[in-house]
RNA sequence: GCGGAUAUGGCGGAAUCGGCAGACGCGCUAGAUUCAGGUUCUAGUGGUGUAACAACCGUGUGUGUUCAAGUCACAUUAUCCGCA
Numbered sequence: 001g002c003g004g005a006u007a008u009g010g011c012g013g014a015a016u017c018g019g020c021a022g023a024c025g026c027g028c029u030a031g032a033u034u035c036a037g038g039u040u041c042u043a044g045u046g047g048u049g050u051a052a053c054a055a056c057c058g059u060g061u062g063u064g065u066u067c068a069a070g071u072c073a074c075a076u077u078a079u080c081c082g083c084a
Stems, first nucleotide, its partner, number of pairs: 001083007010026003019067001027045006046057003060076005
C1' cells in the first nucleotide's frame, strides 16, 4: 500500500428481510429475609433534564438514502487478521 472482520448502557451480549434500541445474563441501588453478612426473593437500573412527569439525546465518528436506519450507501477513526 491492498483486501477482510469487528466497534451497541458500568461489563458480557441480543436485536429475522429496514419498523418499540438495549432482550437475556452479570454488576449496582432499594426493600424483604438474618443478630450481622452470604444465599434466596421482590422492585428498579443508558444519558441530559424535571419536584415528579414530560421533553430531548443515544448503536466508534461524520454525511447521505428513506415516512422510518444498529441494520442500506459513501467517507473516516481504532483494534485484529490476511496479502504484498

Predicted 3D model of an 84-nucleotide RNA (transfer RNA) from an Oscillospiraceae bacterium. It matches the Rfam family "tRNA". About the family: Transfer RNA (tRNA) molecules are approximately 80 nucleotides in length. The source organism's lineage runs through Bacteria, Bacillati, Clostridia, Eubacteriales and Oscillospiraceae.